[in-house]
RNA sequence: GCGCGGGAGAGUAUCCGUUGAAGCCCUCGGGCAGCGGCGGAACGCCGAAGGAGCAACCGCCCCCGGAAUCUCUCAGGCACCGAGGACCGCGC
Numbered sequence: 001g002c003g004c005g006g007g008a009g010a011g012u013a014u015c016c017g018u019u020g021a022a023g024c025c026c027u028c029g030g031g032c033a034g035c036g037g038c039g040g041a042a043c044g045c046c047g048a049a050g051g052a053g054c055a056a057c058c059g060c061c062c063c064c065g066g067a068a069u070c071u072c073u074c075a076g077g078c079a080c081c082g083a084g085g086a087c088c089g090c091g092c
Base pairs, nucleotide, nucleotide: 001092002091003090004089005088006087011043014041015040016039017038018037019036020035023032024031025030044078045077046076050074051072052071053070057066058065059064
């Protein structure tokens, strides 16, 4: 590195747009409030792809370099499902 298996956390909240069936009203032009699907936005949150930072530690221990599951949250992710997934086990 490849294959198989295991593998967590955090919104079922708010707003907007679009769409579907049904309901109510109606001057038959339309209007009203909710539900489901899809998409977007802000806010909040998570930390185990990646990235960045400090540093225990390591190297040749001066310089310099490497360096985390720590820290940050740029990216990524936050109902279920799915995807991703550090790390662990087995095999090559």